[in-house]
RNA sequence: UCCCCGGUAACUCAGCGGUAGAGUGCUCGCCUGUUAAGCGAAGAGUCGUAGGUUCGAAUCCUACCCGGGGAG
Numbered sequence: 001u002c003c004c005c006g007g008u009a010a011c012u013c014a015g016c017g018g019u020a021g022a023g024u025g026c027u028c029g030c031c032u033g034u035u036a037a038g039c040g041a042a043g044a045g046u047c048g049u050a051g052g053u054u055c056g057a058a059u060c061c062u063a064c065c066c067g068g069g070g071a072g
Stems, first nucleotide, its partner, number of pairs: 001071007010024004018055001027041004048064005
């Protein structure tokens, strides 16, 4: 320098162009003599950044940034 994969909640990861989700964790409640376990509820997002396409973009296109792998 070039090619490929990835970047989404605190963490691990889903997500067909049409309302951003799950599990775990955190918080609150129930249960228990207490804790743990179990059950229930709630909160939590600049979808890496900046543009473009579109009525509408996490999703498609371009450039760049970060991480991993490969070629030279």